[in-house]
RNA sequence: GCUAAUAUAGUUCAGUGGCAGAAUGGCUGUCUUGUAAACAGCGGGUGUUGGUUCGAUUCCAACUGUUAGCU
Numbered sequence: 001g002c003u004a005a006u007a008u009a010g011u012u013c014a015g016u017g018g019c020a021g022a023a024u025g026g027c028u029g030u031c032u033u034g035u036a037a038a039c040a041g042c043g044g045g046u047g048u049u050g051g052u053u054c055g056a057u058u059c060c061a062a063c064u065g066u067u068a069g070c071u
Stems, first nucleotide, its partner, number of pairs: 001070007010024004018054001026042005047063005
């Protein structure tokens, strides 16, 4: 320099156009003499900018970051 993949919660990952989820972690409560465990509840996120569409995490483009391959 060229090509490809990828970017979603604190972390690891789902989500093939119609209200964004799980596990784990965090907080609160119940339980316990106390801690842990268990149970109930709460909060927290679509990399950025545009385009297509009635509607975009999803489709398209560029940019940024990361990873891999080729030279």
Model confidence (mean pLDDT): 83 of 100. Transfer RNA from a Saprospiraceae bacterium, 71 nucleotides, folded computationally. It matches the Rfam family "tRNA". Its family is annotated with triplet codon-amino acid adaptor activity in the Gene Ontology.